The part of an RNA shown here (large-subunit ribosomal RNA, domain II) has 681 nucleotides and comes from a Candidatus Nomurabacteria bacterium. Taxonomically the source falls in Candidatus Nomuraibacteriota (Bacteria, Bacteria candidate phyla). Its mean pLDDT, the model's own confidence on a scale to 100, is 86. It matches the Rfam family "Bacterial large subunit ribosomal RNA".
[in-house]
Context: one part of a larger RNA
């Protein structure tokens, strides 16, 4: 993994609601007795029938109070027992799941310590004390050479042990095998019996060890501990449908109430949207009077510093304030001030979308977009607030793919029509459609400051046959090397200024090169020649350049386009589960007809997850009726049919003895999922 079996809201008391029944100002019996199949008896006692105060008490009233005031609670009567059926309480209260407390035993054959008694340890080296002999000393000391055999001594087998590799990791093994390597007369190994026990023992200590278990063994029991966590929760159909927000929570992934939902009952033209009156407001913008900031200028007023001066008084490139021009920010400024939006109200529309009461809920982790705001970096697929959409719970077409974007909400059926967003050269349904431009970049089909004789399109301007603009010839002079400076300084380092004046068609006391410093080229300027337009400057619409990234083109979906791209207009087509047309289903409501409460028309409906309400189906048994069966039940196997679905007939094979259908009850009543259980494969 898969098969089949089993598997998860129950039962019980009390309690509420609703709905059916019986009695009814009363309803009911408990507990227990008698009988013995479901009845009888029992009234104790509960519920209602009066309320009110705290009580005394009073009583359709009562209490507060001085009070005849006012307030608060009551009076206008339907209960009560049972069935059913939905919540709740208490109980294991849907089912599985801890880790843990805590009592009573059971363990020391595994290990840890220790007590009793055994048993072990090849061979090999070293040579401690002490002793003997000689030498030595006055006498000890000491000195050789022998003996002699000490040592938690040294190699190194058995033994024990595991520090290192490798292998092994569903193993040969729930700790092991090569190969290395450590102890090996010792705190040394090791047999046998025995001793300590879980709030404990033992522990050369590592929380290590106490039977493959140890920050507290294991086994039975309390016990179905508890789990605000996590996982599951088993047939079908209709109608309606939220939430993910406030407030409080030792609260924040759990709850209570309120908000949304639905199911009943009751109800005013109710809510809702338009109009049309009236409000309140300080926001958007503006605007600077305050308030704070903050730019330029002008007057001279005032005050304080500072200077002169004997004083008056004067001056002031200093500070404040104040006056006048120009010109400004601001959530926390306002002399001003919208548009939505809110609130009454009038009028019109408005069939339930509104509100009251009652039974059940679920829901408190939300997401993106888009518009105003906060926070951040006017970052975030980011975080908050708020109005709005959508997913959530929404399928369908478009965006290539693509919960939240655009369209637009799918009861079932059609080889029927016309749209929507998007499309219309081929993939691909529909335009290689018309018209006027642009655009050469494959820009369309990613990007900023910025940069530039791309391009096209508007506008202002200045020169121009009295000959412009480019280009060629020629000139480009003189006082003068203008005065100062300077070693020099002559147009041309620099500094000065009524930068003047003369000759000229024209000709700076010079635009640049360039010399020490002249010189030298060159420009403004001018003539001639040509011969019709030049030249400057805003504004815009496409486009260039900035443009570097990791498998593989890879920044249109492809192919491929010069339009099959950008703009503006135009007609036609295509296109969705839209809308529409036929035919059914079905929910509500209203009419009409029927009364077996149906059938018929018509209006409005039928996406849905949490959850709420409605109607079936099947399965076991039980009363009670009615059937079937050795001329073949149940089962199974296959095949045909019928219902709107759970399902249901039938017919033929298999099988070999029990099995249905109706009505009505009552359940151990439906399995794909729970790391489900038990078997099989």
């Nucleotide at each position: 993994u898969c098969c089949a079996g089993c598997g998860a809201g129950u039962u019980a008391a009390u309690u509420u609601u609703g709905u059916c029944g019986g009695c009814a100002a009363g309803g009911c019996u408990a507990a227990g007795u008698c009988a013995g199949u479901u009845g009888a008896c029992g009234g104790a006692g509960c519920c209602g029938c009066a309320g009110u105060g705290a009580a005394a008490g009073c009583g359709a009233g009562c209490c507060u109070g001085a009070a005849u005031a006012g307030g608060g609670c009551g009076a206008c009567a339907a209960g009560u027992c049972g069935g059913c059926a939905g919540g709740a309480u208490u109980a294991g209260a849907c089912c599985c799941g801890a880790a843990a407390c805590c009592g009573g035993g059971u363990g020391a054959c595994c290990u840890a310590a220790c007590c009793a008694u055994g048993a072990g340890c090849a061979g090999g080296c070293u040579g401690a004390a002490g002793c003997u002999a000689c030498c030595g000393u006055a006498a000890c000391a000491g000195g050789u050479a022998g003996u002699g055999g000490a040592g938690g001594g040294c190699c190194g087998a058995a033994c024990g042990g595991u520090a290192g590799u490798a292998c092994g990791c569903a193993g040969u093994a729930a700790a092991g095998u090569g190969c290395c390597c450590c102890g090996a007369u010792g705190a040394c190994u090791u047999g046998u019996g025995g001793u300590u026990a879980g709030a404990g023992g033992u522990g050369a200590a590592a929380u290590g060890c106490c039977a493959a278990u140890c920050g507290a063994a294991c086994u039975c029991g309390g016990a179905g501990a508890u789990a605000g966590c996590u996982g599951g929760u088993u047939c079908u159909c209709c109608u309606c449908g939220a939430a993910a927000u406030a407030g409080c929570u030792u609260u924040a992934g759990g709850g209570c109430u309120a908000g949304c939902g639905u199911c009943g009952u009751g109800u005013a033209g109710u809510a809702g949207c338009a109009u049309g009156u009236g409000g309140a407001g300080g926001u958007a913008g503006a605007g600077c009077u305050c308030u704070a900031u903050a730019a330029g200028g002008a007057a001279c007023u005032g005050a304080g510093g500072g200077g002169a001066g004997c004083a008056a008084u004067c001056c002031u490139a200093c500070u404040c304030a104040c006056u006048c021009c120009u010109a400004a920010u601001a959530a926390a400024c306002u002399a001003c001030g919208a548009a939505u939006a809110c609130c009454a109200u009038u009028u019109g529309u408005g069939u339930a979308a509104u509100c009251a009461c009652g039974g059940c809920a679920g829901u408190c982790a939300g997401a993106a977009c888009g518009g105003c705001g906060g926070g951040g970096c006017u970052a975030a697929g980011c975080u908050c607030g708020u109005c709005g959409c959508u997913c959530a719970a929404a399928a369908a077409g478009g965006a290539a793919a693509c919960a939240g974007c655009c369209u637009a909400g799918a009861c079932c059926a059609u080889c029927g029509u016309c749209u929507a967003a998007g499309g219309u050269c081929c993939c691909u349904a529909a335009a290689u459609u018309a018209a006027u431009a642009c655009u050469a970049a494959g820009u369309g089909g990613g990007a900023a400051a910025c940069a530039a004789a791309g391009u096209g399109a508007a506008a202002u301007u200045u020169c121009u046959u009295a000959a412009a603009c480019a280009g060629u010839u020629a000139g480009g002079a003189u006082g003068u090397u203008g005065g100062c400076u300077u070693a020099g300084a002559a147009g041309c380092a620099g500094c000065c200024a009524u930068u003047c004046a003369u000759u000229u068609a024209a000709a700076g006391a010079g635009u640049g090169c360039g010399u020490a410093a002249c010189a030298g080229c060159u420009c403004a300027c001018u003539a001639a020649u040509c011969a019709a337009g030049a030249g400057a400057u805003u504004u815009u619409g496409c486009g260039u350049g900035g443009a570097a990234a990791a498998u593989g083109u890879a920044a249109c979906g492809g192919g491929g386009c010069u339009a099959a791209g950008u703009a503006u207009u135009a007609u036609a087509c295509c296109g969705a589960a839209g809308a529409c047309a036929u035919g059914g289903g079905u929910g509500u409501c209203a009419u009409a007809u029927u009364u077996a409460u149906u059938u018929a028309u018509g209006g409005c409906g039928c996406g849905g997850u949490a959850g709420a309400g409605g109607a079936g189906c099947g399965u076991u048994g039980a009363u009670a009726u009615u059937g079937c069966g050795g001329u073949g039940a149940a089962g199974u196997c296959a095949g045909a049919c019928u219902g709107g679905a759970a399902a249901g007939u039938c017919u033929g094979g298999u099988g070999g003895a029990g099995c249905g259908g109706u009505a009505u009850c009552a359940a151990g009543u439906g399995a794909g999922a729970a790391u489900g259980c038990u078997g099989g494969a």
The RNAcentral record of the full RNA draws on ENA.